[in-house]
RNA sequence: GCCACCUUAGCUCAGCGGCAGAGCAGUCCCUUCGUAAGGGAAAGGUCCCCGGUUCAAAUCCGGGAGGUGGCU
Numbered sequence: 001g002c003c004a005c006c007u008u009a010g011c012u013c014a015g016c017g018g019c020a021g022a023g024c025a026g027u028c029c030c031u032u033c034g035u036a037a038g039g040g041a042a043a044g045g046u047c048c049c050c051g052g053u054u055c056a057a058a059u060c061c062g063g064g065a066g067g068u069g070g071c072u
Stems, first nucleotide, its partner, number of pairs: 001071007010024004018055001027041004048064005
């Protein structure tokens, strides 16, 4: 220098045009003599950034940034 993939909740990851979700962690409640385990509830997000397409973009397109791998 070139190519591919990744970037979504504190962490690990789904979601691939129309409501942003799960597990774990944290909070509260139930259960227990108490703890763990188990059950329930609520909370937690500028979907990396900018622009474009579209009635509508986390999702499609372009550019940029960061990360991983490969080639040279």

Transfer RNA from a Minisyncoccota bacterium, 72 nucleotides, folded computationally.
Its mean pLDDT, the model's own confidence on a scale to 100, is 82.
The RNAcentral record of the sequence draws on ENA and MGnify.
Its Rfam family is "tRNA". Rfam describes the family as follows. Transfer RNA (tRNA) molecules are approximately 80 nucleotides in length.